[in-house]
This record gives sequence, structure tokens and C1' cells, in this order.
RNA sequence: GCUUGCAACAACCCCGUGGAUGGGGGCUCGCCUGAUCUCUCCGGCGGCAGCGCCGGCGACCUCAGGCAGGUCAGCGCAUCCUCUGCAAGC
Repeated sequence: GCUUGCAACAACCCCGUGGAUGGGGGCUCGCCUGAUCUCUCCGGCGGCAGCGCCGGCGACCUCAGGCAGGUCAGCGCAUCCUCUGCAAGC
């Protein structure tokens, strides 16, 4: 120097450093879907009328799910690169 294996050090155990990729989690933001609350508008029906009922478009509250973005972290998931240290072989 190369290769292989390992992590003593650690506030139980596990966890050596830094990083990359895939995947997961928390928070946040946006969109979509569904349900729900309230309401505007339109149409129909009933009524003398206040109004009531039915249907439709839309807005909004809340909840659930999905997708994308941002962000956080000992993410006890996987793989890879890198370096530190130990051992063995060459």
C1' cells in the first nucleotide's frame, strides 16, 4: 500500500465519521376526491302571504383519504461511497 472482517470509545442495549440514493415518519403549505355544517344563486312544486319542500351550479366550516412541494430529526429501514480506529491475510 491492497483486500477482507470488525467498532473498543457511546448517559441500559444498539449506534465509529461525513455524504449519496431509494423508502418511511413528524410538522407545514397547496391541489384533488368523499362525507359533513351553513349559505348565495337558478329551476320546479305547494301556499293569499311570511314561507315550505324537491332538484341543480357554486361558496364556505369541519373531518377523512390521496397527490405534489417545503421543512425537521439518534428515521433502531435498505444499499452505496468516503474517511477514523482495530485485527487478519497478501
NadA riboswitch from an Acidobacteriaceae bacterium, 90 nucleotides, folded computationally. Its Rfam family is "nadA riboswitch". It is annotated as a small RNA. The prediction has a mean pLDDT of 83.